[in-house]
RNA sequence: GUCCGGGAGAGGCCGCCUCAGGCGGCGCCGAAGGGGAACGCAAAAACUCUCAGGCAAAAGGAUCGGGC
Numbered sequence: 001g002u003c004c005g006g007g008a009g010a011g012g013c014c015g016c017c018u019c020a021g022g023c024g025g026c027g028c029c030g031a032a033g034g035g036g037a038a039c040g041c042a043a044a045a046a047c048u049c050u051c052a053g054g055c056a057a058a059a060g061g062a063u064c065g066g067g068c
Stems, first nucleotide, its partner, number of pairs: 001068006011026001013025005027055003033051001034049003
């Protein structure tokens, strides 16, 4: 790197529309990515922010185990 398996949190909230969806509103989550932490020779968190993303299931998912 690739394949297989596991993998959390948080409204199936409200309004409108051309209703498997979209737009807006309020509330919330922290585990893609991103910012801060982080000054310094360098590196750096599972902390922090919530820009992005997400809040039924599915998908995604940091990351963990195994095969090649």
The RNA shown here (Glycine riboswitch aptamer) has 68 nucleotides and comes from a bovine gut metagenome.